[in-house]
RNA sequence: GGAGUGGUUCGGGUAAUCGCGGUAUCUUUGUAUAUCGAGGAAAGUCCGGGCUGCAUAGAGUAGGAUGCCGGAUAACGUCCGGUAGGGGAAACCCUAGGAAAGUGCCACAGAGACAAGACCGCCAUCGUGUACGAUGGUCAGGGUGAAAAGGUGCGGUAAGAGCGCACCGCUUCGAGCGGUAACGAGCGAAGGCAUAGGUAAACCCCAUCCGCAGCAAGGCCAAAUAGGGAGUCGUUAAGCGUGUCUCGCGCGUGGCUCUGGGUAGGCUGCUUGAGGCUGCCAGUAAUGGUAUGUCCAGAGGAAUGAUUGCCACGAUUUUGUUGAUUCAUCAUCGUACAGAACCCGGCUUAUAGAACCACUCCGCAC
Repeated sequence: GGAGUGGUUCGGGUAAUCGCGGUAUCUUUGUAUAUCGAGGAAAGUCCGGGCUGCAUAGAGUAGGAUGCCGGAUAACGUCCGGUAGGGGAAACCCUAGGAAAGUGCCACAGAGACAAGACCGCCAUCGUGUACGAUGGUCAGGGUGAAAAGGUGCGGUAAGAGCGCACCGCUUCGAGCGGUAACGAGCGAAGGCAUAGGUAAACCCCAUCCGCAGCAAGGCCAAAUAGGGAGUCGUUAAGCGUGUCUCGCGCGUGGCUCUGGGUAGGCUGCUUGAGGCUGCCAGUAAUGGUAUGUCCAGAGGAAUGAUUGCCACGAUUUUGUUGAUUCAUCAUCGUACAGAACCCGGCUUAUAGAACCACUCCGCAC
């Protein structure tokens, strides 16, 4: 200097004028003063909770979610660390229960894809007579395919084959070592080897976890109408109760269905929190503890805006300058994705541009 990998921060600033919303203060009540006022994702509504109600709220069933080990957390399908397998030259990245419980699927090609099957070829015998046919043997070689009965070598055979042997690979058993664990490095014995693969975001099996509905939840006040009408069941318990269903539990003289009328206004929930910043301590880390100080939007059809100037960044460009778009200067234009609505922790997606940190590899110079 270049190429790459993993992360962090900002994502316009400032001044003036006018405008808007909240809060506080004032014996001044005012066009008053002071102060605050939209994000890293506010988006998606994909997960988890806080909170509210059912409600006194249990057990199962069905259903759903997760899935290597350990930890963090209020919790999670999130995050951190590790183990195994795979990709990459590396930094790094991706994946993860079970195929020996059972069922299903693997198109096309191919002879044949769960016990299937013999194409080309090789060998033996017979026929025939110049390379064909029939019968039998074979799957080592070739072909098809993503995948076709473990690899290399030697022996053996009519030709071949773990058919046998050696060394690997693999399976089972055993005793220890390291690690909390997933797992790892080795040792011994037996075995020619259930060895015939993949697929479970296919059905399924195993382990763990899971009430439901949601701020349009809910609470208070005021007002208005018709505390209307019809049918059915029941008062010896029918029935009702916020995931289907069952049991249990509770309430219980009313329940269920249809139809009709009135209201839909105001206040609250509503922002002080599993809060953010900074320092120190513990931990590999996620994170936790602690100390000081701090209050950082609460609208209610929906405020947080408009104009002007300067600065920042980028593009084009005038003039001068320089070894060099190196430096200065003039002018114009532009500045991404995008807008809180009860709150919080994550994940995913969108994003013009700018800055920084660490690491890997290549080249050059000292």